[in-house]
RNA sequence: GGGUUCGUAGUUCAGCGGUAGAACGCUUCUCUGAUAAAGAAGAGGUGGAUAGUUCGACUCUAUCCGGACCCA
Numbered sequence: 001g002g003g004u005u006c007g008u009a010g011u012u013c014a015g016c017g018g019u020a021g022a023a024c025g026c027u028u029c030u031c032u033g034a035u036a037a038a039g040a041a042g043a044g045g046u047g048g049a050u051a052g053u054u055c056g057a058c059u060c061u062a063u064c065c066g067g068a069c070c071c072a
Base pairs, nucleotide, nucleotide: 001071002070003069004068005067006066007065010024011023012022013021018055026042027041028040029039030038048064049063050062051061052060
């Protein structure tokens, strides 16, 4: 330099055009003499950035940023 791929909750990941979810973690409550475990409830996301397409974009397109890999 060329190419492929990934970027979504604190962490690991789903969803792939119709107002974003799980597990673990965190908070509160129940239970206990007190913890742990178990059960219940809850908080937490400008979806890497900027444009474009669309009635509507995490999802499609372009560029940029960052990570990984392949070729040279």